[in-house]
Predicted 3D model of a 71-nucleotide RNA (transfer RNA) from a Nanobdellota archaeon.
Rfam family: tRNA.

RNA sequence: GCGCUGGUAGUUUAAUGGCAGAACUAAAGGUUUCCAACCUUUAGGCCCGGGUUCGAUUCCCGGCCGGCGCA
Numbered sequence: 001g002c003g004c005u006g007g008u009a010g011u012u013u014a015a016u017g018g019c020a021g022a023a024c025u026a027a028a029g030g031u032u033u034c035c036a037a038c039c040u041u042u043a044g045g046c047c048c049g050g051g052u053u054c055g056a057u058u059c060c061c062g063g064c065c066g067g068c069g070c071a
Stems, first nucleotide, its partner, number of pairs: 001070007010024004018054001026042005047063005
């Protein structure tokens, strides 16, 4: 340099055009003499820019970053 692949919550991940879900973590409450465990609730996210579309996390183009391969 070229090709392929991935980027979603603090972490691990699902969803693949129509309100972005889960687990762990965090906070508050309940329970307990206290802690742990357990239960309830809450908060928190689609890498960036543009395009297509009534509507984009999803499709297309470009960029950035990571991984793999070729040279």
Record summary: The sequence is in RNAcentral, with records from ENA. NCBI's taxonomy places the organism under Archaea, Nanobdellati, Nanobdellota.